[in-house]
Molecule: Bacterial RNase P class A
Organism: Gaiellaceae bacterium
RNA sequence: GUGCAGGCCGGGUGAUCGCGGCGCCGCCGCCCAGGCGGCGUGCGUCGAGGAAAGUCCGGACACCGCAGGGCAGGAUGCUGGCGCAAGGCCAGGCGGCGAAAGCCGACGGAAAGUGGAACAGAGAGGAGACCGCCUCCGGCGACAGGUCUCUCCGGAGACGCCGGUGGUAAGGGUGAAACGGUGGGGUAAGAGCCCACCAGCGUCGCGGCGACGCGGCGGCUUGCCAAACCCCGUCCGGUGCAAGGCGAACAGGGCCCGCCACGAGGCUGCCCGCCCAGGGCCCGGGUAGCUGCCAAGAGGGAUGGUCACCCCCGACAGAAUCCGGCUUACAGGCCUGCUACGGAA
Numbered sequence: 001g002u003g004c005a006g007g008c009c010g011g012g013u014g015a016u017c018g019c020g021g022c023g024c025c026g027c028c029g030c031c032c033a034g035g036c037g038g039c040g041u042g043c044g045u046c047g048a049g050g051a052a053a054g055u056c057c058g059g060a061c062a063c064c065g066c067a068g069g070g071c072a073g074g075a076u077g078c079u080g081g082c083g084c085a086a087g088g089c090c091a092g093g094c095g096g097c098g099a100a101a102g103c104c105g106a107c108g109g110a111a112a113g114u115g116g117a118a119c120a121g122a123g124a125g126g127a128g129a130c131c132g133c134c135u136c137c138g139g140c141g142a143c144a145g146g147u148c149u150c151u152c153c154g155g156a157g158a159c160g161c162c163g164g165u166g167g168u169a170a171g172g173g174u175g176a177a178a179c180g181g182u183g184g185g186g187u188a189a190g191a192g193c194c195c196a197c198c199a200g201c202g203u204c205g206c207g208g209c210g211a212c213g214c215g216g217c218g219g220c221u222u223g224c225c226a227a228a229c230c231c232c233g234u235c236c237g238g239u240g241c242a243a244g245g246c247g248a249a250c251a252g253g254g255c256c257c258g259c260c261a262c263g264a265g266g267c268u269g270c271c272c273g274c275c276c277a278g279g280g281c282c283c284g285g286g287u288a289g290c291u292g293c294c295a296a297g298a299g300g301g302a303u304g305g306u307c308a309c310c311c312c313c314g315a316c317a318g319a320a321u322c323c324g325g326c327u328u329a330c331a332g333g334c335c336u337g338c339u340a341c342g343g344a345a
Base pairs, nucleotide, nucleotide: 003338004337005336006335007334008333009332011310012309013308014307015306016305017304019047020046021045022044023043024042025040026039027038028037029036030035031034049316053327054326056325057324058323059322060321061240062239063238064237073236074235075234076233077232078092079091080090081089082088093107094105095104096103097102108231109230113229114228115225116224130172131171132168133167134166136164137163138162139161140160146159147158148157149156150155180198181197182196183195184194185193199221201218202217203216204215205214206213207212244291245290246289252283253282254281255280256279257278263276265275266274267273311314
């Protein structure tokens, strides 16, 4: 100097003017002991983030529903541990990438079923014969008609060529993918047909809590896609603080009771006494308001501006019931550990 991982900061200090919450103080208003409301000319104190964001996952809380179970739907999916839980965290296994530190992975099932694979290609899954290779049969006639061997000189056979019947998945060609790979044997030519190694499958042993790893043996091989439907395991009742709780007053309206008193009502629970002409319920309205709601805590929604000095000249972005996560955005800077290379000792 490079890269990787983890953690942290997110302009600082001072002055000043504001804004919001709370406490004290002062003033005003109302019941008037003490409270309630408003105001500030006062004092003190507190006042955004690592993501406050996206609202993706989970929980608290709240209301509704609910005997229990199932269907549908959704989420999730290697192992162990932590965690109320989580699409959470930590450690590990396996696979992929990287020279390494390290990073990434919805990572159960394709031998239940359905389905898909464009184009190209003969054939895309118990497949396929296009070229090529090989056996056998026929022909070498009109065009063309060669070479070799044998010969009784008439001809016969082989190679070759053409056609046909078969065999063959070694080779060519197509494709992202062609029915295990490489090599040898074998064969008319071929082929797990046979053998060795490798991959995969099954099984046994050993190690590991486990995912899994290592080794032995076996018969020789069962392609890919489930972030396609689907199957299997696990989890999920619904709605979210505009949830929910408390809950007025005035006007106006409706119904009922009472109206010179043996009386509704008030002092007052009862009697006497006194006061007094209205009183009660409902609608207005579950409205306003309060609460839920906070060591920021609003409900027109505060957290800002200016000046001075300094520096590396300041990014992404701002709470709205709370909490645990995930994801995304982010100028610049600091610390620690590690990788590979170079240099020095």